RNA sequence: AGAGUUUGAUCCUGGCUCAGAACGAACGCUGGCGGCAUGCCUAAUACAUGCAAGUCGAACGAUAAAGCACUUCGGUGUGAUUAAAGUGGCGCACGGGUGCGUAACACGUGAAUAAUUUACCUUAAAGUCUAGGAUAACCACUCGAAAGGGUAGCUAAUACUGGAUAAGCUCACGCCUUCUUCGGAAGAAGUGAGAAAAGAUGGCCUCUGUUUAUGCUAUUGCUUUUAGAUGAGUUCGCGUCCCAUUAGCUUGUUGGUAGGGUAAUGGCCUACCAAGGCCGCGAUGGGUAGCUGGUCUUAGAGGAUGAUCAGCCACACUGGAACUGAGAUACGGUCCAGACUCCUACGGGAGGCAGCAGUAGGGAAUAUUGCACAAUGGGGGAAACCCUGAUGCAGCAAUGCCGCGUGGGUGAAGAAGGGUUUCGACUCGUAAAGCCCUGUUCUGGGGGACGAAGAAGCAUGGAUUAAUACCCCAUGUGAAAGACGCUACCCCAGCAGAAAGCACCGGCUAACUCCGUGCCAGCAGCCGCGGUAAUACGGAGGGUGCAAGCGUUGUUCGGAAUCAUUGGGCGUAAAGAGGGUGUAGGCGGCAAAGUGUGUCUGGUGUGAAAGCCCAGGGCUUAAACCUGGAAGUGCACUGGAAACUGCUUUGCUUGAGUCUUGGAGAGGGUAGCGGAAUUCCUGGUGUAGAGGUGAAAUUCGUAGAUAUCAGGAGGAACACCGGUGGCGAAGGCGGCUACCUGGACGAUGACUGACGCUGAGACCCGAAAGCGUGGGGAGCAAACAGGAUUAGAUACCCUGGUAGUCCACGCCGUAAACGAUGAGCACUAGUUGCUGGGGGAGAUGACACCUACAGUGACGUAGCUAACGCGUUAAGUGCUCCGCCUGGGAAGUACGGCCGCAAGGCUGAAACUCAAAGGAAUUGACGGGGGCCCGCACAAGCGGUGGAACAUGUGGUUUAAUUCGACACAACGCGCAGAACCUUACCUGGAUUUGACAUCUCGGGAAUCUCUUAGAGAUAGGAGAGUGCCUUCGGGAACCCGAAGACAGAUGCUGCAUGGCUGUCGUCAGCUCGUGUCGUGAGAUGUUGGGUUAAGUCCCGCAACGAGCGCAACCCCUGUUAGCAGUUGCUACCGACGAAGGGUCGGGCACUCUGCUGAGACUGCCGGUGUUAAACCGGAGGAAGGUGGGGACGACGUCAAGUCCUCAUGGCUCUUACAUCCAGGGCUACACACGUGUUACAAUGGCAAGCACAAAGGGCUGCGAGACCGCGAGGUGGAGCCAAUCCCAAAAAACUUGCCUCAGUUCGGAUUGGAGGCUGCAAUUCGCCUCCAUGAAGCUGGAAUCGCUAGUAAUCGCGCAUCAGCACGGCGCGGUGAAUACGUUCCCGGGCCUUGUACACACCGCCCGUCACACCACGAGAGUCGGCACUACCUGAAGCCGGUGACCGAAUCCGAAAGGAUAGGAGCUGUCGAUGGUGGGGUUGGCGAUUGGGGUGAAGUCGGAACAAGGUA
Repeated sequence: AGAGUUUGAUCCUGGCUCAGAACGAACGCUGGCGGCAUGCCUAAUACAUGCAAGUCGAACGAUAAAGCACUUCGGUGUGAUUAAAGUGGCGCACGGGUGCGUAACACGUGAAUAAUUUACCUUAAAGUCUAGGAUAACCACUCGAAAGGGUAGCUAAUACUGGAUAAGCUCACGCCUUCUUCGGAAGAAGUGAGAAAAGAUGGCCUCUGUUUAUGCUAUUGCUUUUAGAUGAGUUCGCGUCCCAUUAGCUUGUUGGUAGGGUAAUGGCCUACCAAGGCCGCGAUGGGUAGCUGGUCUUAGAGGAUGAUCAGCCACACUGGAACUGAGAUACGGUCCAGACUCCUACGGGAGGCAGCAGUAGGGAAUAUUGCACAAUGGGGGAAACCCUGAUGCAGCAAUGCCGCGUGGGUGAAGAAGGGUUUCGACUCGUAAAGCCCUGUUCUGGGGGACGAAGAAGCAUGGAUUAAUACCCCAUGUGAAAGACGCUACCCCAGCAGAAAGCACCGGCUAACUCCGUGCCAGCAGCCGCGGUAAUACGGAGGGUGCAAGCGUUGUUCGGAAUCAUUGGGCGUAAAGAGGGUGUAGGCGGCAAAGUGUGUCUGGUGUGAAAGCCCAGGGCUUAAACCUGGAAGUGCACUGGAAACUGCUUUGCUUGAGUCUUGGAGAGGGUAGCGGAAUUCCUGGUGUAGAGGUGAAAUUCGUAGAUAUCAGGAGGAACACCGGUGGCGAAGGCGGCUACCUGGACGAUGACUGACGCUGAGACCCGAAAGCGUGGGGAGCAAACAGGAUUAGAUACCCUGGUAGUCCACGCCGUAAACGAUGAGCACUAGUUGCUGGGGGAGAUGACACCUACAGUGACGUAGCUAACGCGUUAAGUGCUCCGCCUGGGAAGUACGGCCGCAAGGCUGAAACUCAAAGGAAUUGACGGGGGCCCGCACAAGCGGUGGAACAUGUGGUUUAAUUCGACACAACGCGCAGAACCUUACCUGGAUUUGACAUCUCGGGAAUCUCUUAGAGAUAGGAGAGUGCCUUCGGGAACCCGAAGACAGAUGCUGCAUGGCUGUCGUCAGCUCGUGUCGUGAGAUGUUGGGUUAAGUCCCGCAACGAGCGCAACCCCUGUUAGCAGUUGCUACCGACGAAGGGUCGGGCACUCUGCUGAGACUGCCGGUGUUAAACCGGAGGAAGGUGGGGACGACGUCAAGUCCUCAUGGCUCUUACAUCCAGGGCUACACACGUGUUACAAUGGCAAGCACAAAGGGCUGCGAGACCGCGAGGUGGAGCCAAUCCCAAAAAACUUGCCUCAGUUCGGAUUGGAGGCUGCAAUUCGCCUCCAUGAAGCUGGAAUCGCUAGUAAUCGCGCAUCAGCACGGCGCGGUGAAUACGUUCCCGGGCCUUGUACACACCGCCCGUCACACCACGAGAGUCGGCACUACCUGAAGCCGGUGACCGAAUCCGAAAGGAUAGGAGCUGUCGAUGGUGGGGUUGGCGAUUGGGGUGAAGUCGGAACAAGGUA
């Protein structure tokens, strides 16, 4: 620090996800040791049991028992200043727990208290006099189950009470001083009034017989006061979560006066008076929450959090209340009410773990009913000491952090074994074993700490004192006391012995192979893996990472600049409000002065400790700990500065505005007027149609339409002008005239003097449609009706037609209300139009020119932008203000609120769901987009197919099997250039198992041939013949037989694992590269453009210049010709032979022909056109003319096209079988459907007879002549020929003559019967041919569809391959030999350019909605059940306060007494008041028949809305 993921690819936007760190965690697997930390986050749920707050006899009275001693045996003393209990004092308000409540002065920070208090402690001052009455304990009686009381009697105090005194204190009066926030406060003379107290212990002295007391003294306690320290109360500034779908709240409310109350201010409380107070800078309400130091994260700013530790607050079963006290409205106190639990004798009582342990429950989840007061700290005490679940320790838990270990060295036969393998090897791997060491840890034994300081006492010295006493101080000494703990640590001995796992290995992300599985099982954080070769599932081997842990889950921050202060955006990605006026607010021109708010700078205080950071220190180290420093960006006070900002004051004119003047304009409103056109009405003319459409029909018309003429009525809209012209804020505004009226602009001078900009709320305007009331209604026209179209057509088209459109008044308030671009100001190149008014020069006119202003367009520089694009009318550069955005869907929906008559509008979510949704641009592909061009593509022609019969292939069906493959073109006379056996892969049956075939090892034998038995054969058995070749003499090679195992074998699967080969687009003209240039990039350019061509063929132009694969040419055949050659070919000429014919023979090679080598054609020449080009047109010559004709030749690629059954080949499968051999059968089936063909349907023909002319091939297991036989197929026979020699071999159509005469025929030949021939081991299933007989369909073929442009189509025959035989198929050959092409509108295919696109497995694409089914969340819903707070009324506990108090009434007073008085109290009563009750509405949640839409689901149904002009943009 980034990465993955939208696309075919790209850039951008944007979300999702990952890598990091952290945790009071939990879960899974695993687990050696130690140190230090941490440990109910949930039920503030309920709690059994034990403990957690007591102490003081030096405040007080009373006072056991055991034991011991004495004894008169009664008891006494001691125990005993005791235990237990009581009065009294102090403590119990600390310490410990929890986070319910609380959004608050609760907390944090800084101030204030001149508005206060503070027990114990310290300091200072003064005092501590006198008197008195009770009471608990105790005892007696008594009630109660208990808890707990009642009555009578006795007694003490540092308990309680009266009186005295008053330095100081308080109050009142009053003089002065100082300070002051001007309210007051502080200080100091004076006068008056008021309020205190308690003793205890030690020592000494005197009196005394002693004790005691008194006295004195010390210490201590007590009282009053002062100051302090500490703690607390109260007040204020600032900071402190979410919701506006919470906008208004408030009656003690806000203030005042008086009083009460408090330690103290204050509506804190009461009475009266006034009517205030808070709120958009968010009141009120709702939700959530203890706050902070800090903690986690982060570069920081921030964000999240508030366990442990520390500060503050709140709470103590729930609610209320006071008492005591210095302090509480009191966790282990009291009272009342409530819920719950327990005890009970049923009358009544008891209780509060959110203290430490522990239990139940809840939960994913959180420990011992431990030890000790040794240390630290706290309470009490003079002290000893006691108490202390605070605390110190231990126990449990890998919960976390830190440290250590599980061994070290050597060791290659690279062991065994595992895994992989291309079989060579590689790897685990120096790893192990083996050898040599060490002993941290561990085990056993031994030693053994620090933590302990001090107190009392003693000694010395000092201080105090009357004192050598006591107390205090300093120094020294100083017994006993350790929970942890037979611990830490150290030493000795022993053994490599006892100690490694977890996750991951497709990318992100370090790490790869084998097997299993086969869209199954499963994985997954995101993208995504898995459908037979899975580095992604499961296992294994290996590897990577971390390590006593490792993973997973959850949560937080980060990455995320993804809420953007630092640090984002809004034309098209989400986002500018439809427009304006303007309130609050924010911002604001030039100059000067003042001030000092902000701002800057210095100082002071504070910012607790701990923590973080830095330095140092000691535990062996580290974590942890200790010491010191720094930091703490803050707040407050204070000194200073004065540029900027604010404020105050004074000016200025440039911003803004006013006046004068001028013209432009569909700016707005009202009234009037006008003509054209449509429709309707009346009349005339006139007759059969009109209208409408792609074509029609509905419709109108003989009752007279349409057409036409004249007249009239009525409503609406204003042609031409008219224009990226004008005006307006926007919506919007269009005939003419008048009136009323707004704004902008130009020009000129004058005036005001910042008056400005923006604008949350608010208010106003706001197209069309729609709504209300009343008019109006010609045309047009939702709805509706009819006619068409269509599979349907609730549409598009047509005929009608009502609301509406128009007017008046009132609502609605929305639009793609768009420049998809908020308003204002300033700055930043230009060029060129248009509109308005102005200036200049010219001559004052016209046109034109120059120029400054306002507006409105086009292009364009810099710059910006993701790109497209914007570009002085900014989307550039800046400033100010407002509005808005934060992934897609759900959804602009639901609920709530506001508005509206309604329709609806404004505001505006969530659950759930997806990993995308999107913008711009690129390359393709596609379009019922466009342009250009080509092709037997259409058209023009000729002949076919589709109908018949047959042949052949396919589908289907059948079958034991009908082997397999091929399926639009580009499968279907295809693989098959030839299935009777074989072929053959299929079926049935019979056999074989190292195999029919290959290699290796061993043994034997030549090989081979003949005969024979069984059997369907394979096979099995028997008999005989036969001894070869090479040799170094061992043997070897070939072949055969037998044996064992390695292995063979498979037309078994996968053509979607492959090679090779092939088809197809397509012989279409295309496909690319290098360098350069352009673009952020994908890419573009080149290859586009203008011409031209069959052609990316060539030329010209051009940021391109070149090149490659294709095209063309080079190759073959053919057309002309030359040279050479001349047999088997040829025969002009010469000769010969012969009866003749005849190249037959000898010459000959001229010709034909054959073969080789050449020539020839190149737009070369001429003319024209064209850009002086390429090229085209015409012509000449030529055998041939513009690639002469034909062939071979097939670019980059496409179709997962075809082929594993040609061959090769990975993987998988079979191995007495899916292999191999054999016999027979099948591939030849047959209701049917399709393709390709053959033969026909006839007279351009058929039949018969005669007769002519080819080319190209083939031939020795072959072709086979003449001759003979047979009607014929053929047979006999064998000449010739390894072939320019011989043979196949007859060419046929044609031509000549004759018959047939339009008929199912002398057409046609299927089918069938009979008889034969040939091949072959064998023609039954299942061959071909011949003869005789038979003589089917068929009379030119529906929709549709195929081939062909010249030696072509059509027609005629010939040959060949395969092959024993079998050809209507295939491949070739020649003979005869046409018609037509105007042309490119249309169909099909293709090429180039361009355009649109939501397509990219690319239109056979994508994709929308209803319906049906399943699941999920949500809304509504008659209602129903809860929660919460509010409100009115009733009830009114405890308690404080008030009143009363006839009852009670020790201390004081009066009284001789009785008695009275007084303080006080019980009781009663009033205000307040918790709880409870009734009524009411509010708010929030659960459930709810039914219902509504939404989302998601496999290949469901119906259509076809969108994307191309998406077929109606």